[in-house]
């Protein structure tokens, strides 16, 4: 420069609802297991301050990855 959001991979960009997909727990199905079907739980949105009615999103400072 760029990036850092769920247990992983990521999405979320004129600021207004935090989300897919894997996983992963329950169940229904099987002799059992897979696989498939349902339901479900999971996040201080790297940290710290500002702005704003309101911020993952916008400004600053500071960590970490990566070029």
């Nucleotide at each position: 420069a760029u990036g850092g959001u769920a247990g992983u991979u990521c999405a979320g960009u004129u600021g207004g609802g935090a989300g897919a997909a894997c996983g992963c727990u329950a169940g229904a199905c099987u002799g059992a297991a897979g696989a498939u079907c349902u339901a479900g739980a999971u996040g201080u949105c790297g940290c710290u301050g500002g702005u704003u009615c309101a911020a993952g999103u916008c400004c600053g400072g500071c960590c970490c990855a990566u070029g």